[in-house]
RNA sequence: AGAACAGUUUUCUAGGGUUCCGCACGCCUCGCGUGGACUGGACCGAGAGAGAACGGCAGCUUCACGGCUGUGACACGGAGGGAUAAAAGCCCGGGAGAU
Repeated sequence: AGAACAGUUUUCUAGGGUUCCGCACGCCUCGCGUGGACUGGACCGAGAGAGAACGGCAGCUUCACGGCUGUGACACGGAGGGAUAAAAGCCCGGGAGAU
């Protein structure tokens, strides 16, 4: 100084808040208000957490379609801003910076 398919999607987890439901309290009680320093349902959710599918690459094999096997390592990290009801290990971002 420099490259990457350091891929995509999805199910979860750590984590996260409060639109909705529930819960607690209050009230003018068929409802409304307040509360997430409310366990939760549901919701959001990881580049540096886990699984799966698809894809990539390599090897073998097949006339061909395809099939089988293997591979995917490493990864310290702000401040600030953004989305949504809101927040966050979400997004900016494997960014700035550090090594």

The RNA shown here (Guanidine-I riboswitch aptamer) has 99 nucleotides and comes from Paenibacillus sp. 598K. The RNAcentral record of the sequence draws on Rfam. Rfam family: Guanidine-I riboswitch aptamer. Rfam describes the family as follows. This family represents a conserved RNA structure found upstream of the ykkC and yxkD genes in Bacillus subtilis and related genes in other bacteria. The function of this family is unclear although it has been suggested that it may function to switch on efflux pumps and detoxification systems in response to harmful environmental molecules.